[in-house]
RNA sequence: GGAAAUCUUCGGGGUAGGGUGACAUUUUCAAAAGUCCUAUAUCAUAUUUAAGGACGAAGAGAUGAAUUCCCAACCGGCGGUAUAGUCCGCGACCCGCGUAAAGCGGCUGAACCGGUGACGCAGAUGCGAAUUCCGGUACCGACAGUAAAGUCUGGAUGAGAGAAGAACGAU
Numbered sequence: 001g002g003a004a005a006u007c008u009u010c011g012g013g014g015u016a017g018g019g020u021g022a023c024a025u026u027u028u029c030a031a032a033a034g035u036c037c038u039a040u041a042u043c044a045u046a047u048u049u050a051a052g053g054a055c056g057a058a059g060a061g062a063u064g065a066a067u068u069c070c071c072a073a074c075c076g077g078c079g080g081u082a083u084a085g086u087c088c089g090c091g092a093c094c095c096g097c098g099u100a101a102a103g104c105g106g107c108u109g110a111a112c113c114g115g116u117g118a119c120g121c122a123g124a125u126g127c128g129a130a131u132u133c134c135g136g137u138a139c140c141g142a143c144a145g146u147a148a149a150g151u152c153u154g155g156a157u158g159a160g161a162g163a164a165g166a167a168c169g170a171u
Base pairs, nucleotide, nucleotide: 006166007165008164009163010162015072017071018070019069023064024063025062026061028060029059034055035054036053037052038051073151074150075141076140077090078089079088080087085139086138094106095105096104097103111137112136113135114134115133119128120127121126143154144153145152
C1' cells in the first nucleotide's frame, strides 16, 4: 500500500404565479306550457271567466372550484468518461419465473449545432481530443387517485444503485 468478510452512517429534487371554468352549492332573480290553492259572483255543487299566490323551470347572479387544461416558472438518483436529466451502464417502479428468500429474465424517456482545448501521441510541423465546459435552440420524465400530473396526494419515516467512515489484515 492493501483483497475478502464484518459493522456504522448517509443515500431524489421541483409553482404560495397569472388565466379559463368541467362540476358542486344556493331561503338570490327568472320566460313559457302546465299543475295546485284562495276570496268574491251562485241556494249548493260543478264548470267557466277575471284577479292573486305557490310550484314549475331553460337561463342569469353569487360562492367554491384543475399546482393535472392554457401562459409562464421550476427540478434532475448512482457509477464511467474532461464536469452529463439526453452518451455507455446501474438502480428504483412494473411484468414473469422461483413455496418464500436470494436471485434470474423482460420492460424501461429524451440533443443537436457552433466554439474552446484540460489532456494524450509525436523529434517537430502537426494529429486526436467534453453530445459532459461555453453560447444557442430544443427535448424527456413510471404506477394509483383526482377535471387530464416530472412538480399535488399515495405506496415511501420504504427500497436501492452507490458513497463515506470504523475496525480487522489475506497477499